Background: Large-subunit ribosomal RNA, domain VI from a Candidatus Wildermuthbacteria bacterium, 251 nucleotides, folded computationally. RNAcentral holds the full RNA, with entries from ENA. Taxonomically the source falls in Candidatus Wildermuthiibacteriota (Bacteria, Bacteria candidate phyla).
Context: one part of a larger RNA
RNA sequence: CGCCGAGGCUUGAGGGGAGUCUUUCCUAGUACGAGAGGACCGGAAAGAACUAACCUCUGGUGUACCAGUUGUCCUGCCAAGGGCACCGCUGGGUAGCUAAGUUAGGACGGGAUAAGAGCUGAAAGCAUCUAAGCUCGAAGCCUACCCCAAGAUGAGGCCUUUUUAAGACCCCUCGGAGACCACGAGGUUGAUAGGCUCCAGGUGUAAGUCCCGCAAGGGAUUGAGCCGAGGAGUACUAAUGGUCAUUCAGC
Numbered sequence: 001c002g003c004c005g006a007g008g009c010u011u012g013a014g015g016g017g018a019g020u021c022u023u024u025c026c027u028a029g030u031a032c033g034a035g036a037g038g039a040c041c042g043g044a045a046a047g048a049a050c051u052a053a054c055c056u057c058u059g060g061u062g063u064a065c066c067a068g069u070u071g072u073c074c075u076g077c078c079a080a081g082g083g084c085a086c087c088g089c090u091g092g093g094u095a096g097c098u099a100a101g102u103u104a105g106g107a108c109g110g111g112a113u114a115a116g117a118g119c120u121g122a123a124a125g126c127a128u129c130u131a132a133g134c135u136c137g138a139a140g141c142c143u144a145c146c147c148c149a150a151g152a153u154g155a156g157g158c159c160u161u162u163u164u165a166a167g168a169c170c171c172c173u174c175g176g177a178g179a180c181c182a183c184g185a186g187g188u189u190g191a192u193a194g195g196c197u198c199c200a201g202g203u204g205u206a207a208g209u210c211c212c213g214c215a216a217g218g219g220a221u222u223g224a225g226c227c228g229a230g231g232a233g234u235a236c237u238a239a240u241g242g243u244c245a246u247u248c249a250g251c
Base pairs, nucleotide, nucleotide: 001151005161006160007159008158009157010156014148015147016146017145020048021047022046023045024044025043026042032037050105051104052103053102054101058099059098060097061096065092066091067090068089069088070085071084072083073082074081075080109143110142111141116136117135118134119133167244168243169242170241171187172186173185174184175183192238193237194236195234196233197232198231199230201227202226203225208221209220210219211218212217
């Protein structure tokens, strides 16, 4: 830009992905075989690699979370803190992202076939799977499973809505989205983000005060204090404001 208003939900022409393999057990130590050995067919289980999704579990990371601790400088000093030293070092760790973790997948079935196995059957009184006709028969083909998909210009279908506002955009608050754009959630008729409250979760018992000890230190208040991204609630803060809206038709 088109599909000839707009919003939403779809069909699937067509395209892409996947398609794997092993072992064990049962059938059965059966058929077969002198024995040694040892099945077809059918059924069940375990696994390998691969693929996808996810974070409940096990872990990793987690440089704006918590604690411990060394040196030094600073807040006048004590105490308590802050800066720097690879995040100073060390021990843990929410969300998110992750694999080594968890879950799932390859299938079943149908159709047409290949090699092959056949039926009926002439040419050629016989025979012959083939010449006419017909039945089977593969991890392969077409489906089936998953994904994309009406620029499928053959531009499809359905629902709602507008002849005056249907709708769209800028702007703003944002994130399960994201390089930008786009996409998605919202903009006071509001829980979109922040703040606050509560909860989950992390760290592991703050500071101050009191008690014990000469002191280092220990104990009580106290599962305390602090806490990034998690959940819920709550308008306290910020979502101010603005633009466009064809053709045809009608007045």